[in-house]
Parts: sequence; C1' cells; structure tokens
RNA sequence: CCAGAGGGCCGGGCGGCCACGUCGCAUUUCGGUGCGCCGAGGAAAGUCCGGGCUCCACGGAAACACGGUGCCGGGUAACGCCCGGCGGGGGUGACCCCAGGGAAAGUGCCACAGAGAGCAGACCGCUCACCGCUUCGUUUCGAAGCAGGAGCAAGGGUGAAAGGGUGCGGCAAGAGCGCACCGCGCCUCCGGCAACGGCAGGCGGCACGGCAAACCCCACCGGGAGCAAGAUCGAAUAGGGGCCGCGCAUGGGGAAUUCCGCCCCUGCGGCCCGGGUUGAUUGCUCGACCCCGGACGCAAGCCCGGGGCUAGAGGAAUGGCCGCCCAUCGCGCGCACCUCCCGCAAGGGAAAGGGCCGUGAGGACAGAACCCGGCUUACAGGCCCUCUGGCGUC
Repeated sequence: CCAGAGGGCCGGGCGGCCACGUCGCAUUUCGGUGCGCCGAGGAAAGUCCGGGCUCCACGGAAACACGGUGCCGGGUAACGCCCGGCGGGGGUGACCCCAGGGAAAGUGCCACAGAGAGCAGACCGCUCACCGCUUCGUUUCGAAGCAGGAGCAAGGGUGAAAGGGUGCGGCAAGAGCGCACCGCGCCUCCGGCAACGGCAGGCGGCACGGCAAACCCCACCGGGAGCAAGAUCGAAUAGGGGCCGCGCAUGGGGAAUUCCGCCCCUGCGGCCCGGGUUGAUUGCUCGACCCCGGACGCAAGCCCGGGGCUAGAGGAAUGGCCGCCCAUCGCGCGCACCUCCCGCAAGGGAAAGGGCCGUGAGGACAGAACCCGGCUUACAGGCCCUCUGGCGUC
C1' cells in the first nucleotide's frame, strides 16, 4: 500500500430570524397575548423474549394436561440474553456459523430413482472350487470350454442415505475371511468442577443407518390480564333506594264470589342517601440508571469511593429559512507546492495522483406515550482501536 476480520464511538457544528408544545409568571374583552425555562433515539421501531408495578383468580404442595427451553460452567432480578469453554462445520488466516439432551425405551416415516431403504439386497458385473453339460486325450483320471444349478459383493449403476477406510495376505472369484494401521463401540486409567479430551491400557471384527423444528422419553421453567393496569374526587340529565306529605281520581293485585272498607304497587311534591358516565387528579418518571477512579475476575460482571441526571402529554409538540464552517460527492483550458517527465546542471514541461484555489450539490434510518434488561430489524456518511493474509522498502 492492497484485501479482509473483530470491537468501540459519532451520526453535523456555530450564529440570526420565525414557528410548534408542556410548564411557570404576568396580563386579559376569558378567545387569547407577552416573557422565561425546558423539549426524542441508538434504535424512541417490531412488540419477539425476560422482569418491575397493578388488578383479577386461587387453601398449601404435588400430579395431569398444555406451552416453552435444551452441550458444560459462570453472570444476572430474570431470560430463549451475555461471557468463557467443549463438540461439529466453514475459511490460508484473523475469525465466523450451529434448534447442539435421548435413536443400544417404544411407535412411526424414509418421496423419486433403484435389484435392494430396515427381519437388507443382486440390475450390470465377477467366478467356475462343487453339481451339471460339451469336446479332446487310452480307462480310473486329466485338460480345455459353457454358464443351467451354484458362489460373490470387489468394481459399475440408483439415491440425501446402500451395513467402515487404506494396505498386505488369502481365495475359483471375493469378502473383517485373517492381519497391521486408522476409525467405531464398551470397560479401566489419566487430565478437567463439567461438557469433554488422551499416538494410555484392555476387550469386541464392528457399525446399535438417518429423522425427535414426527409422536414420544428425560430434565428444568411457566396462573391470567395489562397504565385503556389500578386509585381518588365527582356536574347536568336520566335512572335506583329511604323517609315525609298529598291523593286515593285512574289502572292492576291480595285476603274471600260481589259491594263497602282495608293493604300493596302505580301518580305528584319535598328532603336525604348511595352507585356511576363525560371530566379532573393520581399512577408518572431517580432507575436492577449513566460517567470517572480503584479492588477482584480471562470475560460477562460485581464491590467500594466520587460525580451526574430538568419530555412526561391529551392521539400526541421537538420544525423551517438564511449566513459561515465541516465530512462527503462532482465540475473547472485555475495554481507547478509534493509528485512525474526531460536535462550533467541552470532550467524547462505535464493538470494523471496528492495538495491548494474557485464553484455547485450536500447529512441517513427514523418519532417518546408506565418503566427497565435483552434480542431482532432499519440506517447516507464518518472517526478510533486491535488483529489477519498478500505485496513492496529498509
């Protein structure tokens, strides 16, 4: 210098003018007006996990059902998050990715292709030891040939997957058939808290094929709803209840069929009570918070000390213009400062690269609504740190 990996941070600055919103003060003709303070984020987003808080339900515990999580250790209030390891996979490497318990409990599935897909299998192929057949030689017998029976699973082919791999021996041909090494399984030993690891020892010729984001088994976790939670205060109107008064005129009912009488409801007026809608207040923002220093820890983090914090809002305010500057991107028959070219040199030339000058464009994703910890997703452009590979120079 080029190409990359991991992590952290910023995400326009200053000034002027105007606008928007809450709050405070002043003023008001109650409509407003003036002044002042303050006014989004790293994701405020998706609402996907985990909590705080609140109400509801519920004797306690356990079990069943359902849902979730799933290597090991640690962190945390908790988590499906984070950190450190382990195992597997990818990359030359820094490093990245993994839904990563159990398939020697049971059930189920393994499409298409293929001879055979779970009590394995024989299409092509290979073989002729054995049986058989043909020919030859003089017979018992031997040789050559055929491939019907038979043997094989090395090679080919199918497939995501075909019952370990390499080599030597062996055989008619072959094959863990035998052996060596590698691999696999089990036991022991050693290391590690553990997952797990070991070119340590022994046993077993050997896979107990895959799928559990199929049922299932095992372990652990889980009541429900959410600030429109909930609490307090409470207008008019309408409706509810109690007491008193009037009226028993109307209608209905009761004891007992009719009449009278009695009782109750219905009616009107007055007083009182409680519920509750619009609304108001509260919940409400200082919190498992942030920064700095130190102790511990590989780290996530935790402890101690010091400092810091001003949206709280109702369907919802935080924006616009101008000037200068900055990152960035263009344009220029601008400038030779670096650079490059010519030349021994003085010097001359070149606008491709850097720099300077002039000029134009120009800053993303997005928007708090109870709060917090995470994850995920979106994001123009820029800065810093550490590391890897390659090339060059000293």
This is a predicted structure of a 394-nucleotide RNA (Bacterial RNase P class A) from Sphingomonas sp. The RNAcentral record of the sequence draws on ENA. The prediction has a mean pLDDT of 75. Its Rfam family is "Bacterial RNase P class A". Rfam classes the family as a ribozyme. The gene name in the source record is rnpB.